[in-house]
Context: one part of a larger RNA
Molecule: small-subunit ribosomal RNA, central domain
Organism: metagenome
RNA sequence: UUGGGCGUAAAGAGCGUGUAGGCGGCCCGGCAAGUCGGGUGUGAAAGCCCUUGGCUCAACCAAGGAAGUGCAUUCGAAACUGCCGGGCUUGAGUACGGGAGAGGAGAGCGGAAUUCCUAGUGUAGAGGUGAAAUUCGUAGAUAUUAGGAGGAACACCAGUGGCGAAGGCGGCUCUCUGGACCGAUACUGACGCUAAGACGCGAAAGCGUGGGGAGCAAACAGGAUUAGAUACCCUGGUAGUCCACGCUGUAAACGAUGGGUACUAGGUGUAGGGGGUAUUGACCCCUCCUGUGCCGUAGUUAACACAUUAAGUACCCCGCCUGGGGAGUACGGCCGCAAGGCUAAAACUC
Numbered sequence: 001u002u003g004g005g006c007g008u009a010a011a012g013a014g015c016g017u018g019u020a021g022g023c024g025g026c027c028c029g030g031c032a033a034g035u036c037g038g039g040u041g042u043g044a045a046a047g048c049c050c051u052u053g054g055c056u057c058a059a060c061c062a063a064g065g066a067a068g069u070g071c072a073u074u075c076g077a078a079a080c081u082g083c084c085g086g087g088c089u090u091g092a093g094u095a096c097g098g099g100a101g102a103g104g105a106g107a108g109c110g111g112a113a114u115u116c117c118u119a120g121u122g123u124a125g126a127g128g129u130g131a132a133a134u135u136c137g138u139a140g141a142u143a144u145u146a147g148g149a150g151g152a153a154c155a156c157c158a159g160u161g162g163c164g165a166a167g168g169c170g171g172c173u174c175u176c177u178g179g180a181c182c183g184a185u186a187c188u189g190a191c192g193c194u195a196a197g198a199c200g201c202g203a204a205a206g207c208g209u210g211g212g213g214a215g216c217a218a219a220c221a222g223g224a225u226u227a228g229a230u231a232c233c234c235u236g237g238u239a240g241u242c243c244a245c246g247c248u249g250u251a252a253a254c255g256a257u258g259g260g261u262a263c264u265a266g267g268u269g270u271a272g273g274g275g276g277u278a279u280u281g282a283c284c285c286c287u288c289c290u291g292u293g294c295c296g297u298a299g300u301u302a303a304c305a306c307a308u309u310a311a312g313u314a315c316c317c318c319g320c321c322u323g324g325g326g327a328g329u330a331c332g333g334c335c336g337c338a339a340g341g342c343u344a345a346a347a348c349u350c
Base pairs, nucleotide, nucleotide: 003322004321005320006319007304008303012318014201015200016199017198021194022193023192025088026087027086028085029084030083031082033081034080035077036076037075038074039073040072041071042070049065050064051063052062053061054060091191092188093187094186095185096183097182098181103177104176105175106174107173108172109171110154115149116148117147118146119145120144121143125136126135162169163168206247207246208245209244210243211242215241216240220236221235222234223233258317259316260315261314262313263312266295267294268293269292270291271290272289273288274287275286276285299306300305323350324349325348332343333342334341335340
């Protein structure tokens, strides 16, 4: 390289938008580049293959033929691909009307709780543990009542519930704003799918500047435990956790499962919407679309399992893998304030 693969064995990029490229619905007409057929030329000789012949045979040699899958040129075909022109509506999209939602951003508000402060009541303990001690407390703690300050998080509702591309999103109200879904018509007329580069988003921790700091808490200190205990347990406690702006760009970023389209038994939940039946109305019942769970047939799978939300059956496009270690390392390059990230070997060894 070919091939074979990528849920768990090596392997799906964390996610999206989208450029080039690749691929692309139905009908008609044209062209003839790809494609297919015929002719002509060429495709040296030798060799290979076939038929004859010559050395007594053979090897070997000679003659004739075939072949030479290719290239060029010419004539023709028009199904498929392509190109040009015209048309269509089922793919895609737009308009209209709806309801659902922790989707995003900003502003404001609320109650419970912890801590602290002030004041009252009150007295000797409190706290903590397996047991203790460090610690707090007669300068009045713990407990309790009232008032105040401040920060952070939003119990119940809460649900294999919802929304989002992913990361993720949960008190309430308002403003701005994205997407999906359902319904009935009208419109555009293939406008589509994927996506190398590129660009954007991207938990936590971390970094820069400035704020904030209640609780929690790396580091650190002390008390225990222990042979030791740089831990697990306890008392404290600083970065940090929070906010604004900027950076970082990584995660078991997981469904360890890339995206799209079509097709392929059923059963049972649940969420949003629509229709039908019935009704005063609602619940219930039937049914359709969209999403989300469980079970399960065929099929698949090494097995586990997956199974209309496929890991089944096919097609299109991208990414990735190729024995273990060395190593996601070195070197170089690019990015970053740094930490480091991205790209990514080899010797050697089993």